[in-house]
Context: one part of a larger RNA
Molecule: large-subunit ribosomal RNA, domain VI
Organism: Elusimicrobiota bacterium
RNA sequence: CGAAGGGAACUUGAAGGGAGCUGUCCACAGUACGAGAGGACCUGGAUGGACAAACCUCCUGUAUACCAGUUGUCCUGCCAAGGGCAUAAGCUGGGUAGCGGAUGUUUGGAAGGGAUAAGCGCUGAAAGCAUCUAAGUGCGAAACCCACCCUAAGAUAAGGUUCCCCAUCUGUUAAGGAGUAAGGACCCCCAUAGACUAUGGGGUUGAUAGGGUAGAAGUGUAAGCAUAGUAAUAUGUUGAGCUAACUACUACUAAUCGUCCGAGGG
Numbered sequence: 001c002g003a004a005g006g007g008a009a010c011u012u013g014a015a016g017g018g019a020g021c022u023g024u025c026c027a028c029a030g031u032a033c034g035a036g037a038g039g040a041c042c043u044g045g046a047u048g049g050a051c052a053a054a055c056c057u058c059c060u061g062u063a064u065a066c067c068a069g070u071u072g073u074c075c076u077g078c079c080a081a082g083g084g085c086a087u088a089a090g091c092u093g094g095g096u097a098g099c100g101g102a103u104g105u106u107u108g109g110a111a112g113g114g115a116u117a118a119g120c121g122c123u124g125a126a127a128g129c130a131u132c133u134a135a136g137u138g139c140g141a142a143a144c145c146c147a148c149c150c151u152a153a154g155a156u157a158a159g160g161u162u163c164c165c166c167a168u169c170u171g172u173u174a175a176g177g178a179g180u181a182a183g184g185a186c187c188c189c190c191a192u193a194g195a196c197u198a199u200g201g202g203g204u205u206g207a208u209a210g211g212g213u214a215g216a217a218g219u220g221u222a223a224g225c226a227u228a229g230u231a232a233u234a235u236g237u238u239g240a241g242c243u244a245a246c247u248a249c250u251a252c253u254a255a256u257c258g259u260c261c262g263a264g265g266g
Base pairs, nucleotide, nucleotide: 001154005165006164007163008162009161010160011159015151016150017149018148021049022048023047024046025045026044027043033038051108052107053106054105055104060100061099062098066094067093068092069091070090071086072085073084074083075082076081112146113145114144119139120138121137122136166265168178169177170176183261184260185259186258187203188202189201190200191199208254209253210252211250212249213248214247215246217243218242219241224237225236226235227234228233
């Protein structure tokens, strides 16, 4: 831009893509069959392998400054307590959210239908018989078409349903222009989204983000003081103190005020 007014939501599916694997065990049954040795079909059930998808509850890695420990040195006058540097983390032990991964978790192949292949048939002539075939007709496979999952009306044959908005003003009544409706956007706060854009949430009639409070979770018993010890240190106060991304509550802060676009129906 189109889709024969403008808009919001929900959809149909032409077409395209994906998936499609398979073992073992149990029951039937030591049955049918077989002299025996051996040993089923069918049907039902259980449990795996490989493959694939999704996800992060569990497992696991990371987590650049969340907690603790610790060496050297410099600094905050000194002690104590802290800070800087040693990586663009000094080193070490842990680690929330998120993210990553599979070795983790969950799920999938199916069942069913249609038309068939090889093959097996029924009826049956040509050819008084026979013959699955010539007319007619049935069954029959992981293949084919559906069914399952995904995309999908620019499918220009541009589909469908429901709902909302209306017929203003101007114009040599024509082309056009203006202000609006439903609705949308700008702008701002953001994230389940993200290169930008888009998408999604929120904008005071508000919990959208930050802050605060409480909790979860992490670290692992802060500082100060007291006690014991000559002291290093230990014990008590104390599962203390501190704490990022998580959860809930709370308008304290910021989403102010506003502006623009948008039909008149070949």